The prediction has a mean pLDDT of 80.
The RNA shown here (transfer RNA) has 75 nucleotides and comes from Vampyrum spectrum.
It is recorded under the gene name tRNA-Leu.
Rfam family: tRNA. The family's RNA type in Rfam is transfer RNA. Rfam's curators write: Transfer RNA (tRNA) molecules are approximately 80 nucleotides in length.
NCBI's taxonomy places the organism under Eukaryota, Opisthokonta, Amniota, Mammalia, Vampyrum.
[in-house]
Parts: sequence; structure tokens; C1' cells
RNA sequence: GUUAAAGUGGCAGAGACCGGUAAUUGCAUAAAACUUAAACCUUUACGACCAGAGGUUCAAAUCCUCUCUUUAACA
Repeated sequence: GUUAAAGUGGCAGAGACCGGUAAUUGCAUAAAACUUAAACCUUUACGACCAGAGGUUCAAAUCCUCUCUUUAACA
């Protein structure tokens, strides 16, 4: 340099195929209950407008364009 894939809570992984009203689950964190105490279990709360910008649309994590970053293969 070329091609392909990926970027979504504090962490991990879905959701994109088929646009539909600010997104699900687990872990972590905080509180309550339980326990002599702690742990486990249970309940509740918490936090991402989805890598950045622009465009299309009534409506974009999702479609289109450009940029950035990471990974793999080739050269």
C1' cells in the first nucleotide's frame, strides 16, 4: 500500500439481515432483607442517545458517504 472484519454501560456479549419511538442479558457497583458476622441466595436501584462527522428519512445503533482506531491476510 491492497482486501476483509470489528468499534454498543465500569467489563463482556446480543441487537443491524427487515429503520419504528433514547436499547436486552450476565458480571461488577450501591441499598434493603437474611446471617452472631461475612459469604451465597432474594429484591430494588444505577449507568451506554451506540468510535467521530455529514447525508437520506416523519423517524437512524440499524441505510449511504468520509475520517479515526484495532485485528487478520496478502504485498